Transfer RNA from a Pseudobdellovibrionaceae bacterium, 73 nucleotides, folded computationally. It was read from a public genome assembly. The coordinates come from a structure-prediction model, not an experiment, and the mean pLDDT is 82. It matches the Rfam family "tRNA". Rfam classes the family as a transfer RNA. The organism belongs to Pseudobdellovibrionaceae, within Bacteria.
[in-house]
RNA sequence: GCGGAAUUAGCUCAGUUGGUAGAGCACCAGCUCGACAUGUUGGUGGUCACAGGUUCAAGUCCUGUAUUCCGCA
Numbered sequence: 001g002c003g004g005a006a007u008u009a010g011c012u013c014a015g016u017u018g019g020u021a022g023a024g025c026a027c028c029a030g031c032u033c034g035a036c037a038u039g040u041u042g043g044u045g046g047u048c049a050c051a052g053g054u055u056c057a058a059g060u061c062c063u064g065u066a067u068u069c070c071g072c073a
Base pairs, nucleotide, nucleotide: 001072002071003070004069005068006067007066010025011024012023013022019056027043028042029041030040031039049065050064051063052062053061
């Protein structure tokens, strides 16, 4: 330099044909316990990497940029 993949909650990851952004763990609170742990119920938490475009509507489609990984030279 060329090609490919990934980027979504604090962490690991889903997200179907474009139509209200989710799960597990973690965190906070209640219950349980003499107390802790466990268990259980509820809750908080998101500029979907960044910028633009298409569309009534974009995590999803298109373009560019950034970072990481893999391959080729």